This is a predicted structure of a 1417-nucleotide RNA (small-subunit ribosomal RNA) from a Chloroflexota bacterium.
Rfam family: Bacterial small subunit ribosomal RNA. Clan: SSU clan.
Its mean pLDDT, the model's own confidence on a scale to 100, is 85.
The RNAcentral record of the sequence draws on ENA and SILVA.
The organism belongs to Chloroflexota, within Bacteria.
RNA sequence: AUGGUGGAGAGUUUGAUCCUGGCUCAGGAUCAACGCUGGCGGCGUGCCUAAUGCAUGCAAGUCGAGCGGGGUGAUCUUCGGAUCACUUACGCGGCGGACGGGUGCGGAACACGUGGGCAACCUGCCCCGAGGUGGGGGAUAGCCGGUGGAAACACCGGGUAAUUCCGCAUGAGGUCACUGAUCGGAGGAUUGGUGAGGAAAGGCUCGAAAGAGUCGCCUUGGGAGGGGCCUGCGGCCGAUUAGCUAGACGGUGGGGUAACGGCCUACCGUGGCGACGAUCGGUAGCUGGUCUGAGAGGACGGCCAGCCACACGGGGACUGAGACACGGCCCCGACUCCUACGGGAGGCAGCAGCAAGGAAUCUUCCGCAAUGGGCGACAGCCUGACGGAGCAACGCCGCGUGUGGGAUGACGCCUUUCGGGGUGUAAACCACUUUUCUCAGGGAAGAAGCACUGACGGUACCUGAGGAAGAAGGACCGGCUAACUACGUGCCAGCAGCCGCGGUAAUACGUAGGGUCCGAGCGUUGUCCGGAGUUACUGGGCGUAAAGCGCGCGCAGGCGGCGGUGUAAGCAUGGCGUGAAAGCCCCUGGCUUAACCAGGGAGGGUCGUCGUGGACUGCACCGCUUGAGGGCGAUAGGGGCUGGUGGAAUGCCUGGUGUAGUGGUGAAAUGCGUAGAGAUCAGGCGGAACACCCGUGGCGAAGGCGGCCAGCUGGGUCGUCCCUGACGCUGAGGCGCGAAGGCGUGGGGAGCGAACGGGAUUAGAUACCCCGGUAGUCCACGCAGUAAACGAUGCAGACUAGGCGUGGGGGGAGUUGACCCCCUCCGUGCCGGAGCUAACGCGGGAAGUCUGCCGCCUGGGGAGUACGGCCGCAAGGCUAAAACUCAAAGGAAUUGACGGGGGCCCGCACAAGCGGCGGAGCGUGCGGUUUAAUUCGACGCAACGCGUAAAACCUUACCGAGGCUUGACAUGUGGCUGCAGACGUGGGAAACCACGGGGCCUUCGAGGGUGCCACACAGGUGCUGCAUGGCUGUCGUCAGCUCGUGCCGUGAGGUGUUGGGUUAAGUCCCGCAACGAGCGCAACCCCCGCGUCUAGUUGAAUUGAUCUAGACGGACUGCCGGCCGCAAACCGGAGGAAGGUGGGGAUGACGUCAAGUCAGCAUGGCCUUUAUAUCCAGGGCUACACACACGCUACAAUGGCGCGUACAAUGGGUCGCGAAGCCGCGAGGCGGAGCGAAUCCCCCAAACCCGGUCUCAGUUCGGAUCGCGGGCUGCAACUCGCCCGCGUGAAGUCGGAGUCGCUAGUAACCGCAGGUCAGCAUUACUGCGGUGAAUAUGUUCCCGGGCCUUGUACACACCGCCCGUCACGUCAUGAAAGCUGGCAACACCCGAAGCCGGUGGGCCAACCGCAAGGAGG
Repeated sequence: AUGGUGGAGAGUUUGAUCCUGGCUCAGGAUCAACGCUGGCGGCGUGCCUAAUGCAUGCAAGUCGAGCGGGGUGAUCUUCGGAUCACUUACGCGGCGGACGGGUGCGGAACACGUGGGCAACCUGCCCCGAGGUGGGGGAUAGCCGGUGGAAACACCGGGUAAUUCCGCAUGAGGUCACUGAUCGGAGGAUUGGUGAGGAAAGGCUCGAAAGAGUCGCCUUGGGAGGGGCCUGCGGCCGAUUAGCUAGACGGUGGGGUAACGGCCUACCGUGGCGACGAUCGGUAGCUGGUCUGAGAGGACGGCCAGCCACACGGGGACUGAGACACGGCCCCGACUCCUACGGGAGGCAGCAGCAAGGAAUCUUCCGCAAUGGGCGACAGCCUGACGGAGCAACGCCGCGUGUGGGAUGACGCCUUUCGGGGUGUAAACCACUUUUCUCAGGGAAGAAGCACUGACGGUACCUGAGGAAGAAGGACCGGCUAACUACGUGCCAGCAGCCGCGGUAAUACGUAGGGUCCGAGCGUUGUCCGGAGUUACUGGGCGUAAAGCGCGCGCAGGCGGCGGUGUAAGCAUGGCGUGAAAGCCCCUGGCUUAACCAGGGAGGGUCGUCGUGGACUGCACCGCUUGAGGGCGAUAGGGGCUGGUGGAAUGCCUGGUGUAGUGGUGAAAUGCGUAGAGAUCAGGCGGAACACCCGUGGCGAAGGCGGCCAGCUGGGUCGUCCCUGACGCUGAGGCGCGAAGGCGUGGGGAGCGAACGGGAUUAGAUACCCCGGUAGUCCACGCAGUAAACGAUGCAGACUAGGCGUGGGGGGAGUUGACCCCCUCCGUGCCGGAGCUAACGCGGGAAGUCUGCCGCCUGGGGAGUACGGCCGCAAGGCUAAAACUCAAAGGAAUUGACGGGGGCCCGCACAAGCGGCGGAGCGUGCGGUUUAAUUCGACGCAACGCGUAAAACCUUACCGAGGCUUGACAUGUGGCUGCAGACGUGGGAAACCACGGGGCCUUCGAGGGUGCCACACAGGUGCUGCAUGGCUGUCGUCAGCUCGUGCCGUGAGGUGUUGGGUUAAGUCCCGCAACGAGCGCAACCCCCGCGUCUAGUUGAAUUGAUCUAGACGGACUGCCGGCCGCAAACCGGAGGAAGGUGGGGAUGACGUCAAGUCAGCAUGGCCUUUAUAUCCAGGGCUACACACACGCUACAAUGGCGCGUACAAUGGGUCGCGAAGCCGCGAGGCGGAGCGAAUCCCCCAAACCCGGUCUCAGUUCGGAUCGCGGGCUGCAACUCGCCCGCGUGAAGUCGGAGUCGCUAGUAACCGCAGGUCAGCAUUACUGCGGUGAAUAUGUUCCCGGGCCUUGUACACACCGCCCGUCACGUCAUGAAAGCUGGCAACACCCGAAGCCGGUGGGCCAACCGCAAGGAGG
């Protein structure tokens, strides 16, 4: 370079992130089943369950050329019969029924696979070779006669054949014994000599015969094929099975077998197997292969092929070349059937078929034509092996259900913003084709060397005709995952593989339209592999996610320094053998293609064998010194054990002094104390622990070790480089050590102190605090064996930047010497680079880079639990599951939020202060209750004098009653209409109904307009503020919230915005991996305060001032001083009307509260349509046993009352404000001037001030309530207005717990005006002015907030999360008096058939013998 091969992930833990980790999905496969659907063909496949039971038929017979008999026919006949031919399988005989076919029970084994071995073996039929086939004898079935029996069948007597059976002869070779030779690694092989004993069967054809041929028979050698035995290696799970074993292991003799062998037996020995897993338990036929996988691997073993095992369950042998025998025998058992009850028969896991079981698996078919098998000399017979057909979409493969044209695009259906869009060239329609289909005609190969012979089959195939004709469904459409809308439903019904959907707008349920994916199929379920690197050999991990044994010593095992020689086990390489066929892969070929099939090739083993190589590992040997160990010399140390000893302190005892307390706590009390405590002094006793030194220091393997002295003892380090010569590392089991607490026995006991008692605290307090106090703590001996036994980090070794300490030793330099300094070894710490890590972090004592060995992990819960075993005196320890359940459980880090965490800092937040509320009466609002209705909304702050800047009617949305229905209101269409209306009359509460009824323009048609009818539609304060817009409240006028680029981090994210100062402020300054920017802050805007200028009406005039209203000026930390870093700023001062934002207003960042509002308005959806619309009169929203909120007025002397008398500002006014004057006590009335207003009016402000009175009283306080009489507005003041006069005079004497406002022209007190409005506010609201304070030391605390930091298991975020008990229900599992079934082991009892042996009896043809008898049976 070319070619080949070749590995994909996703969802789900979180607010988000990275990691760990499980669960789930997409793929492929299937002996499948189920649901829906179904046109054809080819090739395959088809009881996985009950090795459950089987009706019926068939599946192994054949040979007459071995023999006898029977039958039929012919010929002959002496008529008795004979011969021949054909036939028959009844019997004898031979061969075959050990093959073929089925099944998978059992079996964990030499059963299977693979490679070897047999010098330890067998082999019928077949093939090749050698030799033989002589001569005799005896029975027996069938048959005949008889007997028993229901039957099956049996027995007795008689006679008979053979290729049946038995002697004899011969016997090369073969066997055995003795004895030589040669060969071999071997126990033996080959070959020679001598001896012993051992064979046979005939049939057919030709022939007159002899004889020949042929098929057989006998002996023997060899071959082929088949089998038997032995063996190395390989392939399941459990150690909660750790020990197993008496023919057990071996030997000797014997028996037995085809053959070795403990296979069997007697005797002898005591072995044999096992952690490299014996024994035991569970499961399973094994293999070629199949499926999956990139591979390594994992799972499986259906069809086909090889092997094994089995044949109703169990046992047994017989026959035979071969069996312990599927369609043979015997016995026992279960079951079924027959029976005359005495007794018999049977075995589909052969082919079909039946029943049963089950989710589930076929025809009681055709044929021996082919292939193959048995018998036979052949012909042939038999063959459910096999060849075919049938059934089943069960699988794979192929084909079809038509092809082309055909509209800005029909109908229908779906949808829609009503315009349209989709279905959709789809259909219709036109033209064409005929695979398939139907019918008709022709018609195979498969058959072999010629002829004959075809079940399949009149099939495949070919030709013709007909006609688009007969042929499409299934699943899915939230993400994963390709495909979306409508309606219905409303946490219901339902879906769901995981995450999860459904509570009124569901692409997730159901239906429809549409779409997507597959297609004669499509889905579902089960199972396997994959994804899963999630058991990690390839290819994982263990500080914190699951995971290092508490520590050491050490057997086995694993691993092992440097040099050399040999060897060749491992290793590498080459040859040979084998690894069956089929299958997979490649090539080629045959069916039209493919599936399928055929031929060839390649490939495949941890296999065997013969060579070659000699690096590496092993093994043997020889060396070496660096690993390891030792010697010598030094040296530090709370290392261990034992004995002794010391002082301080606590407590107790004795005595003295001394008197009222002491002790203890947050505060107390219990306790102790006048019988003398505590305190203090002196003396004594006893136990335990060792202050200071003491250190991030030392020692030890860990646990752990601390006064001093002595004894005994372990280990380390340094120096020397003297010795040994790899002696090493690790270490499953094992053994030992092992804090505290605990246990046993015996001591001891000062202090402390579980349990316990008491006192407190508290709702309680089985606690925390206090007073006591027993075990225990201490000692000796023994047990126990655990821990956050932690560095949560196994041990050993090597290598890999530095810096700073500290303990022990050595060296250098210097030197008289000690430090300082430099080098080095060992230990112990901190920081840090590379590297590693999910991050945090680790970083030469690694968590870096590597090596060796051990231990351990594999989702969470259940559970370190149950059971079992082992240990323990017990407590308990070690080992260690499952059912069930969850979709997570986790680690690290991030941003928030939170904390009865920390730091800093604000705010009338507290504190300081002034006045209130909470008590009273009244007003208003809300809750509640009531009601026909008391319309609705608002609900902590942030609802409650809120929507409402005015409910008698109206408003009005509510209630009852009465009306109306194209409507009270809008638009449009069609038709009708000179009719409505006003007005009048009647009814009525009105609305409304009924009747009467004239007028307008006009060209007299029509039209405008009006009304009526009909249809579209109107209307709704009906629902949803959780579908919305808009607007608003609140945190909060708080100082914050973000972005771009860069940088840091795997990432969420961080940085900037943190830090040091400063500010009212993220205000400004400085610093800084940040540099800038935006929304906020501030400023710009308005009002007030000072001045200047301009202008000016309404004053009787002028000027000025005041004033009015416009512009401008003025304040900027500008100046001075102090302070600071000489930055920002802060403090003080001057000047100034005003000073550090001068006062006030407007202005409200990103966002939060699903905050509020569908009833202000708008608006999606839903609902209503003679009513949920609309009209009207009346009622209600004003109710009242209560409760709350906001207020008003008070309780009085800082006051009330009466008299006199000052000073405002903001505003409003023509359907209005309304002067003077007059009347009325007054509300008010009459009156009307003036004024659209700096002109007139509302309009006398009040508190205040002056002087007077009241004198502490429920009052000359307070004014509720009620009575009477009046006034005003209005259609109308009964429910339900306001005001005036007279009378009445209630509660109330300053307000519990608690709670609110306010920091200066503020609070407090005083009045005035306005909006709304016919009227109604001295109490609400919005404004205006008048009088005019007190206090702030300060930030500990309460509330709210800002910044930084910390912890977190919170994130709907502390109103969070979460634990346990209990109650009720459900599920899973267990226990339970017992009852019952099964399996296994051991011991014992009885014991069939059968085989071997022993003993006894009976009987018998062949051979011997005259016989008796013997041999033998």